[in-house]
Molecule: transfer RNA
Organism: Propionibacteriaceae bacterium
RNA sequence: GCGCCCGUAGCUCAACGGAUAGAGCCGCCGGUUUCUACCCGGCUGGUUGGGGGUUCGAGUCCCUCCGGGCGCA
Numbered sequence: 001g002c003g004c005c006c007g008u009a010g011c012u013c014a015a016c017g018g019a020u021a022g023a024g025c026c027g028c029c030g031g032u033u034u035c036u037a038c039c040c041g042g043c044u045g046g047u048u049g050g051g052g053g054u055u056c057g058a059g060u061c062c063c064u065c066c067g068g069g070c071g072c073a
Stems, first nucleotide, its partner, number of pairs: 001072007010025004018056001027043005049065005
């Protein structure tokens, strides 16, 4: 340099182009317990990497840039 894949919550990951983007873990509060742990209930947490485009509607499709991984040279 060229090709392919990936980027969504603090972490690991979901989400046919269609309702207010969800789950587990972590954290916080409460229940339970003599206390802790386990368990149960609840809560907090998001510019969906940046920008632009297509569309009635984009996390999803297109373009470009940035970052990461793999392969070829």